About this RNA: FMN riboswitch aptamer (RFN element) from Melghirimyces algeriensis, 135 nucleotides, folded computationally. Its mean pLDDT, the model's own confidence on a scale to 100, is 80.
RNA sequence: UUGAUCCUUCGGGGCAGGGUGAAAUUCCCGACCGGCGGUGAUGGCACAAGGAUGCCUCAGUCCGUGACCCGCAUGAGCGGUGGACCUGGUGAAACUCCGGGACCGACAGUAUAGUCUGGAUGGGAGAAGGAUGAU
Numbered sequence: 001u002u003g004a005u006c007c008u009u010c011g012g013g014g015c016a017g018g019g020u021g022a023a024a025u026u027c028c029c030g031a032c033c034g035g036c037g038g039u040g041a042u043g044g045c046a047c048a049a050g051g052a053u054g055c056c057u058c059a060g061u062c063c064g065u066g067a068c069c070c071g072c073a074u075g076a077g078c079g080g081u082g083g084a085c086c087u088g089g090u091g092a093a094a095c096u097c098c099g100g101g102a103c104c105g106a107c108a109g110u111a112u113a114g115u116c117u118g119g120a121u122g123g124g125a126g127a128a129g130g131a132u133g134a135u
Base pairs, nucleotide, nucleotide: 002134004132005131006130007129008128009127010126017029018028019027031115032114033105034104035065036064037063038062043056044055045054046053060103061102069080070079071078072077085101086100087099088098089097107118108117109116
């Protein structure tokens, strides 16, 4: 340094205020939230003062992926399913920047739930650190 095996730790946020009603954080007005990896014209830092380089950071709707669900296996696992964006601006270049307006969100329970309760003190994409052995 690369990849392998193993161990430890970490690893999801959100209905304020109001209306109707016998009953709703579920309906209506309105409010609020955005897992993980990648990409990336954002922002920052360092070196340096030649511009580059390195590091950190930047997408819910782009690419991929996890939880849920279905099938097989039933030991790990394998396969499948799987939500949502337009527009104007700048520019050489933007589905990522800026402005504006939209849209999306498993299953079970319950007055119909992205936000409550539950499966779940679970699982998990992955992140950080460490050990062993190899080159």